RNA sequence: UUGAUCCUGGCUCAGGAUGAACGCUAGCGGUAGGCUUAACACAUGCAAGUCGAGGGGUAACAUUGGUGCUUGCACCAGAUGACGACCGGCGCACGGGUGAGUAACGCGUAUGCAACCUGCCUGUAACUGGAGGAUAGCCCUUGGAAACGAGGAUUAAUACUGCGUAACAUUAUUGAAUCGCAUGGUUUAAUAAUCAAAUCUACGGAGGUUACAGAUGGGCAUGCGUGCCAUUAGUUAGAUGGUGAGGUAACGGCUCACCAUGACAUCGAUGGCUAGGGGUUCUGCAAGGAAGAUCCCCCACACUGGUACUGAGACACGGACCAGACUCCUACGGGAGGCAGCAGUGAGGAAUAUUGGUCAAUGGAGGCAACUCUGAACCAGCCAAGCCGCGUGAAGGAAGACUGUUCUAUGAAUUGUAAACUUCUUUUGUGGUAGAGUAAAUAUAGCUACGUGUAGUUAUUUGCAAGUAUACCAUGAAUAAGCAUCGGCUAACUCCGUGCCAGCAGCCGCGGUAAUACGGAGGAUGCAGGCGUUAUCCGGAUUUAUUAGGUUUAAAGGGUGUCUAGGCUGCCACAUAAGUCAGGGGUGAAAGUCGGUUGCUCAACAAUCGAAUUGCCUUUGAAACUGUGUGGCUCGAGUAUAGAUGAGGUAGGCGGAAUGUGUAGUGUAGCGGUGAAAUGCAUAGAUAUUACACAGAGCCCCAAUUGCGAAGGCAGCUUACCAAACUAUUACUGACGCUGAAGCACGAAAGCGUGGGUAGCGAACAGGAUUAGAUACCCUGGUAGUCCACGCCGUAAACUAUGCUCACUCGCUGUUGGCAAUAGAUCGUCAGCGGCUAAGGGAAACCGAUAAGUGAGCCACCUGGGGAGUACGAUCGCAAGAUUGAAACUCAAAGGAAUUGACGGAGGUCCGCACAAGCGGUGGAGCAUGUGGUUUAAUUCGAUGAUACGCGAGGAACCUUACCUGGGCUAGAAUGCGAGCGCUAUCCUGAGAGAUCAGGAGUUCUUCGGACGUGAAGCAAGGUGCUGCAUGGCUGUCGUCAGCUCGUGCCGUGAGGUGUUGGGUUAAGUCCCGCAACGAGCGCAACCCCUAUUGUUAGUUGCCAGCACGUAAAGGUGGGGACUCUAACGAGACUGCCUGCGCAAGCAGAGAGGAAGGAGGGGACGACGUCAAGUCAUCAUGGCCCUUACGCCCAGGGCUACACACGUGCUACAAUGGUGGAUACAGAGGGUAGCUACCCAGUAAUGGGAUGCCAAUCUCGGAAAGUCCAUCUCAGUUCGGAUUGAGGUCUGCAACUCGACCUCAUGAAGUUGGAAUCGCUAGUAAUCGCGCAUCAGCCAUGGCGCGGUGAUACGUUCCCGGACAUUGUACACACCGCCCGUCAAGCCAUGGGAGUUGGGUAUACCUGAAGAUGGUUGCUGCGAGGCGCUGUUUAGGGUAGACUAGCGACUGGGGCUAAGUCG
Repeated sequence: UUGAUCCUGGCUCAGGAUGAACGCUAGCGGUAGGCUUAACACAUGCAAGUCGAGGGGUAACAUUGGUGCUUGCACCAGAUGACGACCGGCGCACGGGUGAGUAACGCGUAUGCAACCUGCCUGUAACUGGAGGAUAGCCCUUGGAAACGAGGAUUAAUACUGCGUAACAUUAUUGAAUCGCAUGGUUUAAUAAUCAAAUCUACGGAGGUUACAGAUGGGCAUGCGUGCCAUUAGUUAGAUGGUGAGGUAACGGCUCACCAUGACAUCGAUGGCUAGGGGUUCUGCAAGGAAGAUCCCCCACACUGGUACUGAGACACGGACCAGACUCCUACGGGAGGCAGCAGUGAGGAAUAUUGGUCAAUGGAGGCAACUCUGAACCAGCCAAGCCGCGUGAAGGAAGACUGUUCUAUGAAUUGUAAACUUCUUUUGUGGUAGAGUAAAUAUAGCUACGUGUAGUUAUUUGCAAGUAUACCAUGAAUAAGCAUCGGCUAACUCCGUGCCAGCAGCCGCGGUAAUACGGAGGAUGCAGGCGUUAUCCGGAUUUAUUAGGUUUAAAGGGUGUCUAGGCUGCCACAUAAGUCAGGGGUGAAAGUCGGUUGCUCAACAAUCGAAUUGCCUUUGAAACUGUGUGGCUCGAGUAUAGAUGAGGUAGGCGGAAUGUGUAGUGUAGCGGUGAAAUGCAUAGAUAUUACACAGAGCCCCAAUUGCGAAGGCAGCUUACCAAACUAUUACUGACGCUGAAGCACGAAAGCGUGGGUAGCGAACAGGAUUAGAUACCCUGGUAGUCCACGCCGUAAACUAUGCUCACUCGCUGUUGGCAAUAGAUCGUCAGCGGCUAAGGGAAACCGAUAAGUGAGCCACCUGGGGAGUACGAUCGCAAGAUUGAAACUCAAAGGAAUUGACGGAGGUCCGCACAAGCGGUGGAGCAUGUGGUUUAAUUCGAUGAUACGCGAGGAACCUUACCUGGGCUAGAAUGCGAGCGCUAUCCUGAGAGAUCAGGAGUUCUUCGGACGUGAAGCAAGGUGCUGCAUGGCUGUCGUCAGCUCGUGCCGUGAGGUGUUGGGUUAAGUCCCGCAACGAGCGCAACCCCUAUUGUUAGUUGCCAGCACGUAAAGGUGGGGACUCUAACGAGACUGCCUGCGCAAGCAGAGAGGAAGGAGGGGACGACGUCAAGUCAUCAUGGCCCUUACGCCCAGGGCUACACACGUGCUACAAUGGUGGAUACAGAGGGUAGCUACCCAGUAAUGGGAUGCCAAUCUCGGAAAGUCCAUCUCAGUUCGGAUUGAGGUCUGCAACUCGACCUCAUGAAGUUGGAAUCGCUAGUAAUCGCGCAUCAGCCAUGGCGCGGUGAUACGUUCCCGGACAUUGUACACACCGCCCGUCAAGCCAUGGGAGUUGGGUAUACCUGAAGAUGGUUGCUGCGAGGCGCUGUUUAGGGUAGACUAGCGACUGGGGCUAAGUCG
């Protein structure tokens, strides 16, 4: 991560840190820091000299003297101070820089040297005699451009060489004593041999030589520790050791000769890659992890590579030689150079400073010293780059000011005590005055002690930084605040703009017109001279788990066994002391960290003391445990004896059924196969059936929760051989044990090789079907294979997805193989195989003595998903392939278990005009009406599966009207308030299409307030413009379906569950029973209305039985309340009664009774919710938009168009009918701008009169189908009525676009409607007419009502929809879901790849400089020797192959990318 949950698991953030960088900003001080990159290249200057008290000397400077004299110059003199170059001494091996190399005795730590060296320094002892020959310099000559030389002459020394002397030195020989773990050492005696020195002087000394000690510094050796890779497993010939020799300061294969064949390595050799190491630094509770800047210690290096020389010390940063690369100079012949010293330059880079001052201090070199040198060092400069400190003011101050911002806006909130204003302070800043400490030594002079110098003391002298730190005075709030953030994590919210755009983003994610997430503003929060971002490290991360994780299902148990190494290992006793534990000693540098104290005003910083440094070495002890040694024990393990078991293995033999085939017989037309078919077989005789024969393969029943085996696996019967666990006895051995990397063996199926075999089955293949296709599922055939022998392969969901062994931890139950016991009912025990379960465990599902519980031992394996079990490499294999096994890149998830839904071409129960049974329709025709489309100036807008389409509209000629064209108005057409006016109302005339404009005439009511009309200014305009996805309200639909929930309790870690499930029942979650549930709510039902029966009351306009009057007739009249009816209140029905069934609820009965019977019929009534369903055009309303127009007025037009398509209807197609005549029976409604009786006219629509009725009174109003009579006689008709012509009527300002009706005439399509589809279960469908709303009229065949006549259902298998519980799920936008692969496009990284370009280490061969070390017959020299030649070694160069990296046409797969293609 999910709709939600628990878990596993990764990703991300909050903390700290930095030699940092970048952005914005910036007042001061202290302190510390500053090329992390190119060990890249370097201009210029400086960084190592010094000594005249070693020497020859005198180039420069100064002094002195002298000479010439031009009186301020020239010359002379080493005479003096000094001193260039030179000889000589010491130093240059320190100090300073850098981290390239190095995985090493390099470093760290602890030891050792009986195997070593050590200049200067300290101590002790001895010595310092005498002699000689050169050489630089100087001088002369000479070569070269230069660098640099060459030759000649001459000269000195603390330079060089002999001689003398010398041992406590060295070597050799011979003894003695003593010590040590060993090699061996120490001391001592004797003899022999060998080797020293330098001078200077102020005469005090300084220096020199030898020897022995010390100190310091070094060298060497050893134990332990010190990266990554096994896709590096074998390496090594001086290699390992010995003897001898050489070499070194010294040991040593360090080197050489000979001999031996060793040495190292899974406890990781060799190889590759990376890297200076440590003290320490950062982080962390710690254990750890990461780092190795500054400071300290060690190492290595000095352009690259090699080499030696000198020296106490180097294989030498500012020395030499050689080779190479590069740069520079050149007269082209040759030369010069090495900033990883300090500054500085270029380059690289995100990035890192001044070509500063001084030797005053500290330290170093030389010197007797003064002193000189010192880019070591100390200071200053630059940089917010870190840490620390200070400041930018403090107190008061509410009219809660103004501005700004926001809002529910006459006002409030916030900015905010903030400001203004008053008082105060002066750090800092500015100006000024004073002004340290860092300095003590040395030296000079004096004094004192000792005596010519050392010690003490007094005075004088020496300060870069710097007139700095600091103190005081003056001045004035004066000179000083920003940065980031404000959706959650995470402290902090509003407005505007934008509109998946621009952008943000650490993760999740924001943005598609109301963004607390973008940009701006106001406000707020956090930190503050800084704040953010980026990069990196640790933390969080128990996310590598030593502390401290896991492996049934999340990633993870090896397929199984056996065994080596290794790890672990029963009981008792003794010994030992390696591990272990305790005490002591040494060491663990300093700095750092931590604690105490102290010094800078505090702090950072510094000083001092302590602790710590968890380590290593050594020593003394302890002896429980581990180890080791010795001796014993039997319970672990094994052996023996007896019993018994099994599909355990291998080899052989035998058996019957079935199948197929062959032969023969019987027999005839099909067989076979499927959902249905076809291919196929069959008249040449199939299938079927009978007999015989043959073949191969597998073994029915028994047979299972069984048995055996290590696993794979094993099944007819039988024989032989082999193996095994088990039980009993407890005789024997005496820990012989467990586990197990590597190795070895076994290892289903498929596959491979060779040779057989082949009945059935059957990949591939062929054909037939299915299908949109069907390389499938189905069918007919059929080859490999399946079988056997031998050999490979070595993998499986090789699964119990659960490694092996041992011990411990309630019970119940079944079963296999043994054993034992009784009282013969049962029950114990051992080893297996199963089920349920307590505790316990677990994320849960579940596991639960056969553990996934509690412990011990060992092995294997895991560390987000994808890429990928892929690539490369290696090993194995005949091949197929197997084993081992990455990375780049990419995602923020992937996953486990469980929950609630939804879905299922999952199963179960139930319901519904859902199907079925029927009746009538639609779809075909004509017309009406609505919609789409098209057209148009406009054909206004909305509604669009069910749930739009005779819908909004319950009535478009104008109006309506929202649309179009044209003409007009702009505080507007309407409404309210309104001072005022009343001549303004109204009417007439003219212009105009009208709106409107112009002109004229002129009346009212009145209670005198006003009504009514008009109305200046002003205040509120208006919008059918957009957003139904910002909304209210209303509505449709699922659905009048039976559901939807809550409280408390209980269960579950939790989401949730329970209740609401179960058994019955119902129309119903309706009721009953049961139950960890008990109750309740919204729904159901009931309460309401109409209707069916009846009673009471009432009796007009209704009614009329009886009485009376009366008419042609008539409740017409008197009267009556009986009846009908009207309309108010009641009654009635409740499974109440009976029978049967049932525990009950309830169900059944052509039961009784009843007008009505099981909800009597109908209506209103619509749970939680779903569809971002519909409506901003009924209305209301947020936001946005228009304002001489998107508002308003008017005329005309349009909404009525018409090739076409669809929906809903009407009328028909006829005889159950049409037409004509006659005749009967309703209900519910409407009516005064109305309905109109009746009369007259007209064929009629209708007209003219006239009457009643504001309605149970009058009227619309004749109901129609029906019934009776007549006619038509099956036809495009006497059916049907469209269309069209003519004439009329009515409404209305007005019927042209565009009304209805009437009459006459006309008389179209249509003869019952394809696929498909709709409605309806009773007074229903069907059919018949009547009424009403809207309305001047009407396009009404629509809608809403009313009554008249009046039909069928066996049933729930199937289709559709729904309800409930169960089940599966990778779905939750919920199957119209999710999702896989190829292809196409773009981008990214990567494998292969002909080849090509580099790199490093070694190897083989060739060549080989300098140097070192050998040889030497040539040359030279009196000789020592030198030169030359040459051997060895070796840097470098060349060739070859291997290794490794980059590029690479083409090519392979992979990943990513809103809307592509195919399934």
A computed fold for a 1463-nucleotide RNA from an uncultured organism, annotated as small-subunit ribosomal RNA.
The RNAcentral record of the sequence draws on ENA and SILVA.